[in-house]
This record gives sequence, structure tokens and C1' cells, in this order.
RNA sequence: CGGGCCGUAGUAUAACGGUAGUACGCAGGCUUCGGGAGUCUGUAGUCCGGGUUCGAUUCCCGGUGCCCCGA
Repeated sequence: CGGGCCGUAGUAUAACGGUAGUACGCAGGCUUCGGGAGUCUGUAGUCCGGGUUCGAUUCCCGGUGCCCCGA
């Protein structure tokens, strides 16, 4: 320098273009003499900027970060 993949709660990981879920974590309740385990409730997210669309996590363009391949 060229090409490719990926970027979603604190962490990991889903989501035919139509309410962004799940698990762990964290906070609280119940339970216990106390803790752990269990159970219920809550908490918090789409890398950035444009475009297409009635509607974008999803499609298109550019940027950016990480990883891989080539030179």
C1' cells in the first nucleotide's frame, strides 16, 4: 500500500427491513441464624458520519478500530 472479516448492555452472544432478545454480571425482594444455592423483579446496548426506504442492528457509500491474507 491492496484485499477480506468483524464492531450490539460491564462481559459473551442472537436478531426474514417492522417493539433489540438470551446468559453471566450488578441492584433489590423472598428464602437462611448467617452465607451459598434457588426464585422473582429491576438495571444497562446497536463504532462514527452520510445515503436508500413509510421504516435501517440489517441494504449502499465514506471514515475509524481490531484481526487475517498478500506485497